The RNA shown here (Glycine riboswitch aptamer) has 112 nucleotides and comes from an uncultured Thermoleophilia bacterium. Rfam family: Glycine riboswitch aptamer. Gene Ontology term of the family: glycine biosynthetic process. It was read from a public genome assembly, where an Rfam model found it. Model confidence (mean pLDDT): 80 of 100.
RNA sequence: UGGAUGACCGCGUGAGAGCCCGCUGCUCGAAGGAAUGGGCGGGCGCCGAAGGGGCAAGGAUGGCGCCAGAUGCGCCGCCGAAACUCUCAGGCCAACGGAACGCGACCGGACG
Numbered sequence: 001u002g003g004a005u006g007a008c009c010g011c012g013u014g015a016g017a018g019c020c021c022g023c024u025g026c027u028c029g030a031a032g033g034a035a036u037g038g039g040c041g042g043g044c045g046c047c048g049a050a051g052g053g054g055c056a057a058g059g060a061u062g063g064c065g066c067c068a069g070a071u072g073c074g075c076c077g078c079c080g081a082a083a084c085u086c087u088c089a090g091g092c093c094a095a096c097g098g099a100a101c102g103c104g105a106c107c108g109g110a111c112g
Stems, first nucleotide, its partner, number of pairs: 001112002006107001009104005018044007026037001027034002045092003051088001052086003058079002062076005
């Protein structure tokens, strides 16, 4: 002195999937009340893009066996990604949230 991946923060973009029943009386109604929106509970159904689980190629070579023996072969075990998969968690008007991407700011310092 240049500076990648990356962490935190801010801004922007940002998908999917819902019906039914009961209660309530926030709400609505001039009122009786409960058609509407909300809240709570239940039933059945559904979604995948917070988080979490699973695994392929491949890697490593731990145990056992085969073999005269081996760097070989077999079995078991280990590591092993995703937007795939599961649906534990979460979600199913909007809002919030939201993987990922872009920009900014501030760190950081692989490698030169």